[in-house]
RNA sequence: CGGGUAUAACGGGUGAUCGCGCUCCCGGUUUACGGGGGUGAGGAAAGUCCGAACUCCACAGGGCGGGAUGCUUCGUAACACGAAGACACGUAAUGUGCUGGAAAGUGCCACAGAAAACAGACCGUCCGGCAUAUGCCGGACAAGGGUGAAAAGGUGAGGUAAGAGCUCACCGGUUCGACGGUGACGCCGAACGCAUGGUAAACCCCAUCCGGAGCAAGGCUAAAUAGGCAGGGAUUUCCGCUGCGGCGGAAGCGAGGCGGCCCGUCUCGUUCGACCUGCGGGUGAGCUGCACGAUCCUGCCGGUGACGGCAGGGCCAGAUAAAUGAUCACCGUCCCGGCUUGCCGGGGCACAGAAUUCGGCUUACAGUUAUGCCCGGAGG
RNA sequence: CGGGGUGUAGCGCAGCCCGGUUAGCGCGCAUCGUUCGGGACGAUGAGGCCGAGAGUUCAAAUCUCUCCACCCCGA
Numbered sequence: 001c002g003g004g005u006a007u008a009a010c011g012g013g014u015g016a017u018c019g020c021g022c023u024c025c026c027g028g029u030u031u032a033c034g035g036g037g038g039u040g041a042g043g044a045a046a047g048u049c050c051g052a053a054c055u056c057c058a059c060a061g062g063g064c065g066g067g068a069u070g071c072u073u074c075g076u077a078a079c080a081c082g083a084a085g086a087c088a089c090g091u092a093a094u095g096u097g098c099u100g101g102a103a104a105g106u107g108c109c110a111c112a113g114a115a116a117a118c119a120g121a122c123c124g125u126c127c128g129g130c131a132u133a134u135g136c137c138g139g140a141c142a143a144g145g146g147u148g149a150a151a152a153g154g155u156g157a158g159g160u161a162a163g164a165g166c167u168c169a170c171c172g173g174u175u176c177g178a179c180g181g182u183g184a185c186g187c188c189g190a191a192c193g194c195a196u197g198g199u200a201a202a203c204c205c206c207a208u209c210c211g212g213a214g215c216a217a218g219g220c221u222a223a224a225u226a227g228g229c230a231g232g233g234a235u236u237u238c239c240g241c242u243g244c245g246g247c248g249g250a251a252g253c254g255a256g257g258c259g260g261c262c263c264g265u266c267u268c269g270u271u272c273g274a275c276c277u278g279c280g281g282g283u284g285a286g287c288u289g290c291a292c293g294a295u296c297c298u299g300c301c302g303g304u305g306a307c308g309g310c311a312g313g314g315c316c317a318g319a320u321a322a323a324u325g326a327u328c329a330c331c332g333u334c335c336c337g338g339c340u341u342g343c344c345g346g347g348g349c350a351c352a353g354a355a356u357u358c359g360g361c362u363u364a365c366a367g368u369u370a371u372g373c374c375c376g377g378a379g380g
Numbered sequence: 381c382g383g384g385g386u387g388u389a390g391c392g393c394a395g396c397c398c399g400g401u402u403a404g405c406g407c408g409c410a411u412c413g414u415u416c417g418g419g420a421c422g423a424u425g426a427g428g429c430c431g432a433g434a435g436u437u438c439a440a441a442u443c444u445c446u447c448c449a450c451c452c453c454g455a
Stems, first nucleotide, its partner, number of pairs: 001376010012331007020040008042351001046362002049360005054214004061263004066210005071085005086099001087097003100205002105203002107199003122145002124141008153171006172194001173192005179186002218288004228279005236251006252270006295314008332349008381454007390407004400438001409425005431447005
């Protein structure tokens, strides 16, 4: 210098004119309106994939069922997130991993192949017999071939009729013990010839966690209206008081409390009809929730780090069919063309856009900058 | 804004839960037969890489994850 990879930051700037939302001030007939000031999208505002805040349902209860997570230790309000490590695999470097249990049980492993999990014998090797130079019968073996994604430890030597953990060395594995580490785990030593292949993003087991619904939650006004039509529907018993009109309480029954079932609990009703389901009608306006917060910036301290603590400073969109824009000039940057080689002309500058609010993840993104690492080239 | 669901031949659907050998069915389409001709009927055939991309597995339409498109419901 070129390329790759990982992480972090930015993601056009300045000025003028016109226009829009919110808010403050002034004028005005306190209506309409006019003038001035302030402020006005993002790193993902997105997908809605997780976790919370907040609100209502009961103060959020119990059991079964269901769901989520899954190496360790930390961080955090919490998490399926993050940090630091462990292990496995892998790269030139960076990295990647839904990474508990297959020795609790059940299921599955197509085709091919002799045999697919209680191992097995097609070709083959060896021994014996018979017939005879290639077969048949009986037996031993599982090394070699072949099939397959996978064939029951691997390599080598000894051994043997041929072989085989049959024996030995090394490697791998299992179990136990000591040491190091908070821990996952590592390392060392001993024993065991090795007995139990894969799949849990199959059922399942183990550990931990999880109540439901969602700002169209919820609260307050205003307006409208007939509490419309159809269907379902408990409607019972006892006790006490009484001024005999009724009132209060208990049990049962029914309905509801937005989840699948059961229990428990709470509320309401038990008579002129509560409540539930469906259909239809009316209104679909305003305020609030709603902008000071697990907040942002700077510095210091603790920590390997995620992060935490302290001090100082800042206030940072609130629309409701939905404002945050357009034009021009100059500059920046990229591409193309021309030539007088640093000027001219033309074109481009992404993805996208708040809607209750935060913390993450994922996905989209023209271009620029910085740093770490790797590869290649050149020079000192 | 919030919640839920569906993508398989031209069209309408199975298969997916619980993975397996060549993914089926009906209508439609093409060719042939039958008929004087058409329809109906009969026979034969084409047409899919299961919305897209990754992962798990020996093996994925099916299981898991991430995107894309469409539909439904909610004052």
Two RNAs folded together computationally: RNase P RNA and transfer RNA, 455 nucleotides in total.
It holds a member of the Rfam family "Bacterial RNase P class A". From the family's description: Ribonuclease P (RNase P) is a ubiquitous endoribonuclease, found in archaea, bacteria and eukarya as well as chloroplasts and mitochondria.
Its mean pLDDT, the model's own confidence on a scale to 100, is 76.